Description: Small-subunit ribosomal RNA, 5' domain from an uncultured bacterium, 521 nucleotides, folded computationally.
Context: one part of a larger RNA
RNA sequence: GAUGAACGCUGGCGGCGUGCUUAACACAUGCAAGUCGAACGAAGCAUACAAUGCCUAAAGCUUUUCGGAGUAGAAGGUGGUAUGACUGAGUGGCGGACGGGUGAGUAACGCGUGGAUAACCUACCUUACACAGGGGGAUAACAGUUAGAAAUGACUGCUAAUACCGCAUAAGGCUGAUAUAUCGCAUGAUAUAAUAGCAAAAGCGAAACGGUGUAAGAUGGGUCCGCGUCUGAUUAGCUAGUUGGAGAGGUAAAGGCUCACCAAGGCGACGAUCAGUAGCCGGCCUGAGAGGGCGAACGGCCACAUUGGGACUGAGACACGGCCCAAACUCCUACGGGAGGCAGCAGUGGGGAAUAUUGCACAAUGGGGGAAACCCUGAUGCAGCGACGCCGCGUGAAGGAAGAAGUAUUUCGGUAUGUAAACUUCUAUCAGCAGGGAAGAAAGUGACGGUACCUGACUAAGAAGCCCCGGCUAACUACGUGCCAGCAGCCGCGGUAAUACGUAGGGGGCAAGCGUUAUCC
Numbered sequence: 001g002a003u004g005a006a007c008g009c010u011g012g013c014g015g016c017g018u019g020c021u022u023a024a025c026a027c028a029u030g031c032a033a034g035u036c037g038a039a040c041g042a043a044g045c046a047u048a049c050a051a052u053g054c055c056u057a058a059a060g061c062u063u064u065u066c067g068g069a070g071u072a073g074a075a076g077g078u079g080g081u082a083u084g085a086c087u088g089a090g091u092g093g094c095g096g097a098c099g100g101g102u103g104a105g106u107a108a109c110g111c112g113u114g115g116a117u118a119a120c121c122u123a124c125c126u127u128a129c130a131c132a133g134g135g136g137g138a139u140a141a142c143a144g145u146u147a148g149a150a151a152u153g154a155c156u157g158c159u160a161a162u163a164c165c166g167c168a169u170a171a172g173g174c175u176g177a178u179a180u181a182u183c184g185c186a187u188g189a190u191a192u193a194a195u196a197g198c199a200a201a202a203g204c205g206a207a208a209c210g211g212u213g214u215a216a217g218a219u220g221g222g223u224c225c226g227c228g229u230c231u232g233a234u235u236a237g238c239u240a241g242u243u244g245g246a247g248a249g250g251u252a253a254a255g256g257c258u259c260a261c262c263a264a265g266g267c268g269a270c271g272a273u274c275a276g277u278a279g280c281c282g283g284c285c286u287g288a289g290a291g292g293g294c295g296a297a298c299g300g301c302c303a304c305a306u307u308g309g310g311a312c313u314g315a316g317a318c319a320c321g322g323c324c325c326a327a328a329c330u331c332c333u334a335c336g337g338g339a340g341g342c343a344g345c346a347g348u349g350g351g352g353a354a355u356a357u358u359g360c361a362c363a364a365u366g367g368g369g370g371a372a373a374c375c376c377u378g379a380u381g382c383a384g385c386g387a388c389g390c391c392g393c394g395u396g397a398a399g400g401a402a403g404a405a406g407u408a409u410u411u412c413g414g415u416a417u418g419u420a421a422a423c424u425u426c427u428a429u430c431a432g433c434a435g436g437g438a439a440g441a442a443a444g445u446g447a448c449g450g451u452a453c454c455u456g457a458c459u460a461a462g463a464a465g466c467c468c469c470g471g472c473u474a475a476c477u478a479c480g481u482g483c484c485a486g487c488a489g490c491c492g493c494g495g496u497a498a499u500a501c502g503u504a505g506g507g508g509g510c511a512a513g514c515g516u517u518a519u520c521c
Stems, first nucleotide, its partner, number of pairs: 001520003005517005012393006018386002020351001025349003029346003034094003039091002043087002045084005053078003060071004101304003110229008120221002125217007133167001135165002142157006173198004178193006203209001230276003237267003242264004247259003279301004283294004306327005329340004357383001359382003365379001366377004396426004406417004430462001433456004440448001465510005470491003476505005486493002
């Protein structure tokens, strides 16, 4: 000098930051990923229209054997068509691989840096070219039956699509073998030509919005390589898919990635293997620098999501708020069986020296869906709490000597506190009171917020402490104590005159802080 700090004493205001470093311990509750009716069918609701249909039925009317029958018809029920910024389920599409968290693991191509990919992929977006013809069978929802305490099912029947499956077509493409030309770092790459085979599609009422194929771009990734990347030799040998080959399988893709066969290799004192520790970097702290230490916040990469394993879907995951299995734990149970995963935001318990609100809003920025309106968004924007840090401001200013009183000391004369106070005259930053009141937002739309800011009136009022005073080191006397009580970073103080202990007066330093402790240079 520094800190994500803590502790002690103290504490006025504001701005900007920042806040579980420990138990990757366990979690009550709420929220954190949805959206599209312009893909789809059925249902419900509302409105309108048509029909005045059918059912029921009070009063009325007719009739009667007095029980009733017939007729009629307000209200009511039911049925049809159309429409809808309507509703919650279902099929379907896109998104849940982003955003947010954490640092357990990892000494590794994990990260950093520079290359390679003639060994690769890329939804949405942009550009260009071409196409969108004609069919089919289902299924959820729903209805019925049924099992179960529940979670969740089972069976039968019905139905739609931008859901699913064939067929046709193929500009260009892919696959196989071939020829020619050009080029290259070997395998080869590119272009052209002919040949055999292979593969698309979807609509909607709608100008709109979409669909399919190919090529290119953009973006995002995968993989490989050179170099760099902590400590220990009181760890010296390690290795059988191990090292290589040619082949096959597998992958988007090279490769022992996997497999059968063959060879016997490969790594290592330039530190293999083993053990310990650790996410890496941009950076941060310190230092004249070289270096040393650190990796909170912000940004990039990686890894993980109770522990271990696995795949499915998909352009993309081996997927935090998806699925399956195993394990531990918690909860429900009718004991047959089920449910769960805060290292998301708040919050709780626990651990700890120690770290915040179960807040407001989608107004802005950004993200997902949608043609849009809009919906969702604990991302984000804000507010709350904490002197945790940095910065700024205030706690008054000028005058004022009877050098007041008090206090301390004294050689009793005085000296110090001290212009300090009182007193006089001013001022109003901050806080408080009253009034006005934004920008942030492009028509409209402001959580923050009646906030920032401006104006007015008002009172010196509401606002100073902490550490130190032997030397290092700025700052001294008195009393008490008497090697006691105590102090102390080092040297060292204290045993009767202690500037070193305790108290007081005075002084020094810093100041809304001041000291101590811990850690780093």